A computed fold for a 339-nucleotide RNA from a Lachnospiraceae bacterium, annotated as Bacterial RNase P class A. Taxonomically the source falls in Lachnospiraceae (Bacteria, Bacillati, Bacillota, Lachnospirales). It matches the Rfam family "Bacterial RNase P class A". Gene Ontology terms of the family: tRNA processing, dimeric ribonuclease P complex and ribonuclease P activity. The family's RNA type in Rfam is ribozyme. The coordinates come from a structure-prediction model, not an experiment, and the mean pLDDT is 76. RNAcentral holds the sequence, with entries from ENA.

This record gives sequence, C1' cells and structure tokens, in this order.
RNA sequence: UAAGAGGAACGGAUGAUCGCGUGGCAUUAGUCACGAGGAAAGUCCGGGCUCCAUAGGGCAGGAUGCCGGAUAACGUCCGGUGGAGGAGACUCUAAGGAAAGUGCAACAGAAAAUAACAGCCCCCGCAAGGGAGCAACGGUGAAAAGGCAGUGUAAGAGACUACCGCCCGGCUGGUAACAGUCCGGGGUCAGUGUAAACCCCAUCCGGAGCAAGAUCAAGCAGAGGUCAGCAGGCGGCCCGUCUCAGUACCUCAGGUAGAUCGCUCGAGCCGUAUGGUAACAUACGGCCUAGAUAGAUGAUCAUCCAAGACAGAACCCGGCUUACAGUUCCUCUUAUUUU
Repeated sequence: UAAGAGGAACGGAUGAUCGCGUGGCAUUAGUCACGAGGAAAGUCCGGGCUCCAUAGGGCAGGAUGCCGGAUAACGUCCGGUGGAGGAGACUCUAAGGAAAGUGCAACAGAAAAUAACAGCCCCCGCAAGGGAGCAACGGUGAAAAGGCAGUGUAAGAGACUACCGCCCGGCUGGUAACAGUCCGGGGUCAGUGUAAACCCCAUCCGGAGCAAGAUCAAGCAGAGGUCAGCAGGCGGCCCGUCUCAGUACCUCAGGUAGAUCGCUCGAGCCGUAUGGUAACAUACGGCCUAGAUAGAUGAUCAUCCAAGACAGAACCCGGCUUACAGUUCCUCUUAUUUU
C1' cells in the first nucleotide's frame, strides 16, 4: 500500500424567537430546571410486580437438549469439546436416543434393507435355452451394504492376510464434553439414512396481564332507619295560626362518572480497585437521567460541513431478532514493496 477478519463509539452542531409536557418557587402575570432511542420497533424468550387459583401427586400440552460456568431467570451470555467452511485472521453449528417400537426414503434404479438388471464363472445342450454359484466390475441415485493391495478361486467374496478406517473394553490426561503416533479384543464390520417424522429419555413450566390492580367516591337505582316535635314559617316573646309522608333527611353496602395511587430510586447509571481467561461478582466514591392519560418532546430563522440513515417512550428490567445514510477508533490476518 492492497485485500480482508473481529470489535467499539458517534449518528448533525451552535445560537435566537415562539410553543408543548412535568417538577420546584411564587399562587396574579411569571420564573427556573429537566424533557426519547440504539434500536423507544417486532412483542419472540426470561424475570420483577399485581390479581386469581393452589394439600399432595398424575395425565394431557408446551419448551429446552455436547460439557463446564455466569445470572433473579432465560431458548441469553462466557469459556471449552466435537463437526463443517476458509490459505489465514476467523466464521457457522437445534450437537441426546435409529440396538424400544411405528412410519417414510419422491424420480431414477434389479434392489432403499432378508439385494441381483446387465454382467462373470461352471455344468447340460448343435443352438435357442435350462440348472447351479458370485457380488469384484458396470449403470441409477442424495444415499447401494467399509477402503485398498495381496492370497485364494471355476469365477468370486472379510472367505483369509497386511495397512488404513470403524466398533467394544482398558489405560493415561481432563471437573466434564472429549482426546491419545498407548494397550487389548472384534470380520456377526449384513444393525443404511431420516427424530426442525411420530416417538422414547432427561430437565423445566399454574393462569392472566398496568385497560394488572389498590384507595377515595358525585348522580341514578337498592337496603335499613327517622319525621306532630325540644320541628319550621309569621312574630321581640307567650297564646294563636299556617306548613310538614316528601323530588324530605340520616345511615349502610356496592362502586358508574371523576380523582388519586400503581408511575419510575432501579437486579439503576458512571468511575476506580480487587477476584476471575471471560461472562460476571464484591467493595468504595459519585450521579438522579421523560412519566403523559387523548397522550408533551415541536416550528421558524441564522451560521457551519461530512448535508444528516433507521426511526417516536406509555409498568419496569435482562436478552434475542429485525431496520439503519454516513463518520471515527482499536486489534488481528494475508500478499507486495521499501528500510
């Protein structure tokens, strides 16, 4: 310099004016502070929280599925093992069981699992053909019954032998998955594949969701009670007279409208130190960072340049997935050149 691999951050800036939401101070104008994201998205997993259900157990159903660890938990993350790809940095992996049982294997092909179409070889036969043997060679297919060489044979064949592979057991290393230029055994290695086919095994899972739910509580309707008196009007008071079962008053439970809470201080964020390969954990210090309920976060102008992508909170948090113009940084690989 070129081509790549892995990761991280930012994702218009500044100023002015006018608005909107929340909070503080004032309660009269006002003033001050704060005001979307890395995905706020999809709502796909997991948890907190709330209400309902619940002695215990089982069936059904669902999810997960190599090993170890992290975590509140997970289908997430970290580290490793096996497998696949790449020259490499590195990437991908839903990776238990096919020897419990059932099913399926399109087309092609003789045959898709008790294999024999073409073919090879032997015998009979003049021949056509018939009988017996074989699975090396050919063809089909995603997949064809370990590979290759030799012995052997009529032709052949793990039929036998060496090597490679495969299976089983041991030993060694590793917490384990697993690994081994280790040891021994196995040719009945004729037990093909498929479980994101049914299924089996192991582990986990009660349901609904903030319009959850809680508190206060008009009106209407409901239940119970009170009302000729120590009542009310006229009147200064007494007498007197008038009014009083109603659209009256009180209490209660329920809880509609409405209001308040839930609501944002939280498994929180930032920094440092320590432990750990890491995910992460612990300690100390600092910070407070939207909270609406028809739902605020906007508009205009000016300047700048790289000319601004995807996109808008609605209970909260941990993840995953998907979308994203452009800019910057770090680490690494390969090739070439120069010193």